[in-house]
Predicted 3D model of an 80-nucleotide RNA (c-di-GMP-I riboswitch aptamer) from a Candidatus Bipolaricaulota bacterium.
RNA sequence: ACAACGAAAUGGUAACACUGGAGCGAUCCAGGCGCGCAAAGCCACGGGUCUCAAAGUAAAGAGAUAGCCGGGUUACCGAA
Numbered sequence: 001a002c003a004a005c006g007a008a009a010u011g012g013u014a015a016c017a018c019u020g021g022a023g024c025g026a027u028c029c030a031g032g033c034g035c036g037c038a039a040a041g042c043c044a045c046g047g048g049u050c051u052c053a054a055a056g057u058a059a060a061g062a063g064a065u066a067g068c069c070g071g072g073u074u075a076c077c078g079a080a
Base pairs, nucleotide, nucleotide: 005078006077012037013036018031019030020029021028022027035067041073042072043071045070046069047068048065049064050063051062052061
């Protein structure tokens, strides 16, 4: 230095609910809050879940979700 690992330390982030706003909607943004997180940083590539329209059913389409999983990529610290 790299990989693995996750004690300690420095820090980081921010769930649900609430308030305001955007959106047909899933959901997203901001404020204070803090459930948690060693990648809960970023990416919609694969899968899952959710939304829209059709709608009586199916297939396909468009979107959302990275704090659902896998994968890709970047990264602080250094005990066992």
Model confidence (mean pLDDT): 85 of 100. NCBI's taxonomy places the organism under Bacteria, Bacteria candidate phyla, Candidatus Bipolaricaulota.